[in-house]
Molecule: c-di-GMP-I riboswitch aptamer
Organism: Paenibacillus sambharensis
RNA sequence: UCGUCAACAGGGCACACCCGUUGAAAGACGGGGUCGCAAAGCUACGGGCCUAAGGAGGAUAUCUAUCCUCUAUGGCAGCCGGGCCGCCGGC
Numbered sequence: 001u002c003g004u005c006a007a008c009a010g011g012g013c014a015c016a017c018c019c020g021u022u023g024a025a026a027g028a029c030g031g032g033g034u035c036g037c038a039a040a041g042c043u044a045c046g047g048g049c050c051u052a053a054g055g056a057g058g059a060u061a062u063c064u065a066u067c068c069u070c071u072a073u074g075g076c077a078g079c080c081g082g083g084c085c086g087c088c089g090g091c
Stems, first nucleotide, its partner, number of pairs: 003091003012037002017032006035078001041084003045081003048076003054071007
């Protein structure tokens, strides 16, 4: 240095859930919390998944409201893969 492993040591992150903020929502952020994680660090490049404000179409109603379908330009990195960076060590 590379590959692999996750025992040692120092530790790190923080699922669900609760509270607050924000958003149309999915979600995000902050606090609490600790299911788990050897990349559960970063990145939306590929696949996949979530949402549907706006747009398009339709239905009901009857005077512009409700509902349904499609749609990402909105999201998810703790769904998988890819890319980048990476502590202490064993082999």